[in-house]
RNA sequence: GUCCCCGUAGUUCAAUGGAUAGAACGCGAGAUUCCGGAUCUCGAAGUUGAGCGUUCGAAUCGCUCCGGGGACA
Numbered sequence: 001g002u003c004c005c006c007g008u009a010g011u012u013c014a015a016u017g018g019a020u021a022g023a024a025c026g027c028g029a030g031a032u033u034c035c036g037g038a039u040c041u042c043g044a045a046g047u048u049g050a051g052c053g054u055u056c057g058a059a060u061c062g063c064u065c066c067g068g069g070g071a072c073a
Stems, first nucleotide, its partner, number of pairs: 001072007010025004018056001027043005049065005
């Protein structure tokens, strides 16, 4: 330099173009306990890497960047 894959909650991952973006773990509070752990209940946490476009509607499709990984040279 060319091509391919990936980027979503603190972490690991879901989510046919259909609207409130979810789960587990972790975190906070409560219940329980002499105190913890475990267990149960509740809660917070996301402009889905950035921007533009297509569409009635975009995490999802297109383009350009940014970051990570890989193949070839």
Transfer RNA from a Candidatus Berkelbacteria bacterium, 73 nucleotides, folded computationally. The coordinates come from a structure-prediction model, not an experiment, and the mean pLDDT is 83. Rfam family: tRNA.